[in-house]
């Protein structure tokens, strides 16, 4: 450098183009407990960036950024 894949809450992971963007862990608060832990209820926080298509985009297209794989170059 070519080609391919990936990017969603703090972390992991869902979401036929129409969901209030869901779940688990974490964190915060309440309950429970002598206390902690466990358990339980509630809350918290996210679509990498810029364009395009569309009535409507996390989802499709283009470009960028970052990461990974592979091939080649650098004999």
């Nucleotide at each position: 450098g070519g080609c391919c894949c990936c990017a969603u809450c703090g972390u992991c992971u869902a979401a036929c183009g129409g969901u209030u963007a869901g779940g688990a862990c974490g964190c915060c608060a309440g309950c429970c407990u002598c206390u902690c832990a466990c358990g339980u209820u509630g809350g918290u926080a996210g679509u990498c960036c810029g364009g395009g298509u569309u009535c409507g985009a996390a989802u499709c297209c283009c470009g960028g950024u970052g990461g990974g794989g592979u091939c080649a170059c650098c004999a």
This is a predicted structure of a 75-nucleotide RNA (transfer RNA) from a bacterium. Rfam family: tRNA. Rfam describes the family as follows. Transfer RNA (tRNA) molecules are approximately 80 nucleotides in length. Its mean pLDDT, the model's own confidence on a scale to 100, is 81.